[in-house]
Molecule: c-di-GMP-I riboswitch aptamer
Organism: Gammaproteobacteria bacterium
RNA sequence: UUCAGACAAAGGCAAAACCACCGAAAGGUGGCGACGCAAAGUCACCGGUCUACAGGGUCAUCAGCCCCAGGACAGCGGGACCACCGGA
Repeated sequence: UUCAGACAAAGGCAAAACCACCGAAAGGUGGCGACGCAAAGUCACCGGUCUACAGGGUCAUCAGCCCCAGGACAGCGGGACCACCGGA
């Protein structure tokens, strides 16, 4: 440096539910909690998915409905970058 991870060791992360806060929402953060994870570390570049405040359309207007990412998901897949342990 590359490859694959063993029921070696040391450790790590933490789904759902519940509580608090932030957010229009999706969702996020903290607490609690462990479903799972060998990159469940980082990055929205590609595909995908979720949401639709603002904006646009419809409408006489509102409501409703429709469209739309400048929002979100890295624990959906790909890609990029970085990394612990022992082994070959």